[in-house]
RNA sequence: AAACUGGAGAGUUUGAUCCUGGCUCAGAACGAACGCUGGCGGCGUGCCUAACACAUGCAAGUCGAGCGGACCGCUUUGGGAAACUGAAGCGGUUAGCGGCGGACGGGUGAGUAACACGUGGGUAACCUACCUGGGCGACCGGGAUAACAUCUCGAAAGGGGUGCUAAUACCGGAUACGCUCCCCGGGUCACAAGGCCUGGGGAUGAAAGGGUGGCGCAAGCUGCCGCUCCCAGAUGGGCCCGCGGCCCAUUAGCUAGUUGGCGGGGUAAUGGCCCACCAAGGCAAUGAUGGGUAGCCGGCCUGAGAGGGUGGCCGGCCACACGGGGACUGAGACACGGCCCCGACUCCUACGGGAGGCAGCAGUGGGGAAUCUUCCGCAAUGGGCGAAAGCCUGACGGAGCAACGCCGCGUGGGGGACGAAGGCCUUCGGGUCGUAAACCCCUGUCAUGGGGAAAGAAGGGCGCCGGGGUGAACAGCCUCGGUGCCUGACGGUACCUCAAGAGGAAGCCACGGCCAACUCCGUGCCAGCAGCCGCGGUAAUACGGAGGUGGCAAGCGUUGUUCGGAAUUACUGGGCGUAAAGGGCGCGUAGGCGGGGAGGUAAGUCGGGUGUGAAAUCCCUCGGCUCAACCGAGGAACUGCGCUCGAGACUGCUUCUCUUGAGUCCCGGAGAGGAAGGUGGAAUUCCCGGUGUAGCGGUGAAAUGUGUAGAGAUCGGGAGGAACACCGGUGGCGAAGGCGGCUUCCUGGACCGACACUGACGCUGAGGCGCGAAAGCUAGGGGAGCAAACGGGAUUAGAUACCCCGGUAGUCCUAGCCCUAAACGAUGAGCACUGGGUGUAGGGGGUAUGAACCCCCCCUGUGCCGAAGCUAACGCAUUAAGUGCUCCGCCUGGGGAGUACGGUCGCAAGGCUGAAACUCAAAGGAAUUGACGGGGGCCCGCAAAAGCGGUGGAGCAUGUGGUUCAAUUCGACGCAACGCGAAGAACCUUACCUGGACUCGAAAUGCAGUUGCCGCCUUCAGAGAUGGAGGCUUCCCGCAAGGGACGGCUGUAUAGGUGCUGCAUGGCUGUCGUCAGCUCGUGUCGUGAGAUGUUGGGUUAAGUCCCGCAACGAGCGCAACCCUUACUCUUAGUUGCUCGCCCGCAAGGGAAGCACCCUAAGAGAACUGCCUCGGAUAACGAGGAGGAAGGUGGGGAUGACGUCAAGUCCUCAUGGCCUUUAUGCCCAGGGCUACACACGUGCUACAAUGGCCGGUACAAAGCGUCGCCAACCCGCAAGGGGGAGCCAAUCGCAUAAAACCGGUCUCAGUUCGGAUUGCAGGCUGCAACUCGCCUGCAUGAAGCUGGAAUCGCUAGUAAUCGCGUAUCAGAACGAUGCGGUGAAUACGUUCCCGGGCCUUGUACACACCGCCCGUCACAUCACGAAAGUGGUUUGUACUAGAAGUCGUAAUUCCAACCGCAAGGAGGAUAGCGCCCAAGGUAUGAACCAUGAUUGGGGUGAAGUCGUAACAAGGUAGCUGUAGGAGAACCUGUGGCUGGAUCACCUCCUUU
Repeated sequence: AAACUGGAGAGUUUGAUCCUGGCUCAGAACGAACGCUGGCGGCGUGCCUAACACAUGCAAGUCGAGCGGACCGCUUUGGGAAACUGAAGCGGUUAGCGGCGGACGGGUGAGUAACACGUGGGUAACCUACCUGGGCGACCGGGAUAACAUCUCGAAAGGGGUGCUAAUACCGGAUACGCUCCCCGGGUCACAAGGCCUGGGGAUGAAAGGGUGGCGCAAGCUGCCGCUCCCAGAUGGGCCCGCGGCCCAUUAGCUAGUUGGCGGGGUAAUGGCCCACCAAGGCAAUGAUGGGUAGCCGGCCUGAGAGGGUGGCCGGCCACACGGGGACUGAGACACGGCCCCGACUCCUACGGGAGGCAGCAGUGGGGAAUCUUCCGCAAUGGGCGAAAGCCUGACGGAGCAACGCCGCGUGGGGGACGAAGGCCUUCGGGUCGUAAACCCCUGUCAUGGGGAAAGAAGGGCGCCGGGGUGAACAGCCUCGGUGCCUGACGGUACCUCAAGAGGAAGCCACGGCCAACUCCGUGCCAGCAGCCGCGGUAAUACGGAGGUGGCAAGCGUUGUUCGGAAUUACUGGGCGUAAAGGGCGCGUAGGCGGGGAGGUAAGUCGGGUGUGAAAUCCCUCGGCUCAACCGAGGAACUGCGCUCGAGACUGCUUCUCUUGAGUCCCGGAGAGGAAGGUGGAAUUCCCGGUGUAGCGGUGAAAUGUGUAGAGAUCGGGAGGAACACCGGUGGCGAAGGCGGCUUCCUGGACCGACACUGACGCUGAGGCGCGAAAGCUAGGGGAGCAAACGGGAUUAGAUACCCCGGUAGUCCUAGCCCUAAACGAUGAGCACUGGGUGUAGGGGGUAUGAACCCCCCCUGUGCCGAAGCUAACGCAUUAAGUGCUCCGCCUGGGGAGUACGGUCGCAAGGCUGAAACUCAAAGGAAUUGACGGGGGCCCGCAAAAGCGGUGGAGCAUGUGGUUCAAUUCGACGCAACGCGAAGAACCUUACCUGGACUCGAAAUGCAGUUGCCGCCUUCAGAGAUGGAGGCUUCCCGCAAGGGACGGCUGUAUAGGUGCUGCAUGGCUGUCGUCAGCUCGUGUCGUGAGAUGUUGGGUUAAGUCCCGCAACGAGCGCAACCCUUACUCUUAGUUGCUCGCCCGCAAGGGAAGCACCCUAAGAGAACUGCCUCGGAUAACGAGGAGGAAGGUGGGGAUGACGUCAAGUCCUCAUGGCCUUUAUGCCCAGGGCUACACACGUGCUACAAUGGCCGGUACAAAGCGUCGCCAACCCGCAAGGGGGAGCCAAUCGCAUAAAACCGGUCUCAGUUCGGAUUGCAGGCUGCAACUCGCCUGCAUGAAGCUGGAAUCGCUAGUAAUCGCGUAUCAGAACGAUGCGGUGAAUACGUUCCCGGGCCUUGUACACACCGCCCGUCACAUCACGAAAGUGGUUUGUACUAGAAGUCGUAAUUCCAACCGCAAGGAGGAUAGCGCCCAAGGUAUGAACCAUGAUUGGGGUGAAGUCGUAACAAGGUAGCUGUAGGAGAACCUGUGGCUGGAUCACCUCCUUU
């Protein structure tokens, strides 16, 4: 010097947005476990469950220098020949007596919510063996006892009797500096009982002079160890106190030794710790008592911190030692490896009786997801004993097992391809694994083998040398220094070195988002995944596999748990109008908070100092292991507590004072404030009477009901109850609920004005007390009207409803309960502050005036609009939801549930308090855009209306469904499939069926091989495809070989598929809809989705245009530009035309002409341009003029952003899948044409506006050479013959028909109608049987205008009439064009349908074909109740009473002292007593489990019944209460708006 330093978010509610809010994820950690995998080392860690039970071994002994003995060895000596035996000495071993230690060390966490723990204090209320310092001592005696011996009991464990003996064992006496006690003083400290120091007197109480060493003959001297008493220290403890740290109030009251006192007992010591007596206290909402849980702490994990979680290892404390109780010994225990008793369990037993306690170290069984060796050593550290050597030590030091954790290392390094092989992918080009590998050159960590080789060892002992102390001593002992020798479990380990060789060493998870990393195959809502959101139903980056990639790495994932993220319990750091959340309202207790000035004090507060905050840990610095983990040293820190000194602003306390907060007195007026009494009129109903006659009443319409026995109507009279029209008002009053005729009495509060007074008396308010709409309850009254229930009538599919007719409780009064509500402003109370404007109620003032009625100002209340600010937004805004302070209540995802249980209140109904299991990934608020509404406004459309004609009935045609079939190929399905794909199925088509053939294939391309054909003709077989036979027959280049063209054959790569998927697609198309809309840029507004523009006022066919406007512009649409048609002109004049002129019998036939018609190219023309009026002067509209045409002139083409997963894989294209002697291809025949039926679209009709016959007239647009086909001839006709003309303004199809003229029919199943059928023909075609069209003759069916319902059309339209064309050999009643004739009607926009714009509500967003509620049925899950049953814990009462202490002790016994003895003192003990464990009985309590049955609840793919809610949800909804009902619900009563719509009123804003 340093110890500073640290804070990220994401996914998920929606169509989208903002907010609220929960769920989930990313991080870190672990005594872990599980799955896959696993090379080495270091350091740590390792039964979290059964404080379950334990085999075996070990874990506490030691001292012979305390004592007596026994045994063994040696030496000396005696006896003996010897064996042997006696004595003495030395050495060793040691059972016993004795001492010290077994209270430490080690284990565990059961119990304990407690002074157990932590922290700080106290002890003047205490103890402390061994150790240290100091002081005084140790004198004289005595009697026993184990061992041992012997007898004896017992299976054993163990005892008993007798006899002997020692001590540092035991006992008596003496002595007493201290000590203890008593008496008398002094000093000092203390709040005090009292402590400390000190003087004098008295009393009591000790000991081992033992052991051992040296000197000495001995006496003795001396050293060491030990002994007694005392003082002090150190260490360790006991007790007491302040403060601190869990949950439940659905535990609210607890307590008799209980609280205190006096006196005793007991203890080392205070104390109800215990006892007797006295008093009646003590504790508790600041949570007693009870219940549940838990060893506490240093610390550890997490966190930015505050905090939260935790207490394993290490350290401190506590508690426990099989469960419970008890004491003994001791300095210390109520004692883990001691004792006694009870109990359970295990073992031994001779059945009499005994033994045992691993929560010590290992180990076993068991439990469990899960946790190790029956290892080595006392070498080190520490402990016990010992004088010491030493002994003991599962403490400890080490090793072993386990990736359980942390840390380190390795599994190789460099080079090496436009990139091997192989895998995977591929758009087939390639890409990727990938410098990766191979290959080349290196290195040598770890492992392996060989060699070397530490530190941990210092101390101690012994020997030698030297110094010091003690001492008489050169003994001895103590001590210091030097020196030599001896001591290592780990372990031949760490470490070093040599050798060889890339050689032995990589996995796991993930790859849809969060979250880093993507493809292929398989699978096909299956199998499976999943932390949340969610994936999987045929192209799955989400399942499984593979390749690739990402991440981590000897590990990687998963599971569990904790903290974090989570500001999601908010102290730091949240909220309560609508999201969860203000108590229904008041009074007020405790508590919390509290105005101005002054003094004091110092509890809080702040500062300095000091003690403590153990060590370890964390942090900093330095150091030691090669680094790190790990370890060491020093520091910092430990945010706390105590003591002390100081400060005095603020808070507190205390004293004095003040008036502004609060209150009192006075004057005045306002008021549906409350309570009681009286009283009034209108109306309803009923009764009586009069008049009067047929209905009344009721509804959408009706019916029930009522009325000829006289209703209703009307008049008069009477009765009774309830409510008070108008005034009446976002007026008034009240705390809220609430209060409304008038009047009297009693009474509460607020307000204005003004003087005086009190002097902070205030605010809030947990509990508590009171009030509290409606409904409801009890008792008694009352009862007109209304009206749950109930009855009836309707409605309806039903109608337990809505509507109607009745009607009882009730509604009213009195007294008493109930105590709830959308009790709402969904907004607690109080105080202060912060721009305004404008109403209104009460009061006052000013100015002016005759008078405030008007103008200005103030206070109090009550509304509206708005600034700042706030808010998620909506909105609030001096009546705050703004800015602050104080106090109370409340919230913490949705459902379950305001339910259950418990408690409490209530007569009951029920209220208050109020969970959990389980389940979901949301539930919500506000706002946005849409969509929708049986919401509103405006406006269009053949939408309706008005009209004309149809369809639906008939027959037939055609399409479809259905059915049938070998097949009836396929597609299209509301509008927007159904005369649609089909603009044309006899074969073909053709996709279908049957049968017969083919397999490189019917057609295409490449390559290789082979061949020379191919092709044409004839013939045979065959249904044909096809096959066989015969005949004819090549070209180019080149010398040849050979090559080429073309074709055949073979092989290969591939073809082919009308097979599937239109929900993988392109393209094309339908539809809304020719509707007027759909968007963008920039700007602006909004947190945002988004809005604005595009809304508004007008106008239009139109988002057409005008005006206005925070918008200004723009794009796609609209319109216009295009075609056609209507008029004119110009040009042009054949094949067209023909006014005039010429020819011609006639015909525009010819000449001629181009005026007209026409043709087809161009131009013009119409623009609201003009006039009048309306309108805003605009846009525009109405009318008019002119004009061929007038307000888009008619028609067509043209179809915005998008919607419908609309249609089409069978037009075509195309991904994927499937098929490959067939799902391909060829052929014949059949089918698509079937037929009980049903529907769509049409044709023809039903007739006289007609049919038939005859006659006459007028089109347009098309088409024609594989064609149209004239004239003429034949045929009744279809048609045939014929052949002119025409590639077409020339010729042909080609007569248009309706119409018109004339005739006939005369209302009939017909002269209507033409089906069906027969016969005979014609045409096309290879072929008309299945299955074509046409003609003639014959036949002549149904049908006489079509039910419910439904379609088209607004003008050259409908209707009606015919003509053409495409397809096509033939085959339209269809389709598509053309022209002819040619109407009716539209008042008006209420209604139906579709659409546009604005607005409103919404619980819809797959968007109303939406959403959604409840019963029932089924399955399943958790919970409640329940006759009971079982268990755990516990209270009370009684009983019982082991062991044991204490007391007592008359039983029995006894060595020490006294005594000659008897006996005594003293001791022991039986017995008895108090206390008391287990046990027992009785009766409670709490909790848990279980229980036939039962109750609701949750969830579930789908089911049944209805339709309650969301829109005015079709009866507005919700709500408290009451009744009713299959169910949602319905009804009554009161309340709320969190109700749409229309009208009115009031207010506000602007002018």
About this RNA
Predicted 3D model of a 1551-nucleotide RNA (small-subunit ribosomal RNA) from a Candidatus Methylomirabilia bacterium. Its mean pLDDT, the model's own confidence on a scale to 100, is 86. NCBI's taxonomy places the organism under Bacteria, Bacteria candidate phyla, Methylomirabilota (SeqCode), Methylomirabilia (SeqCode). RNAcentral holds the sequence, with entries from ENA.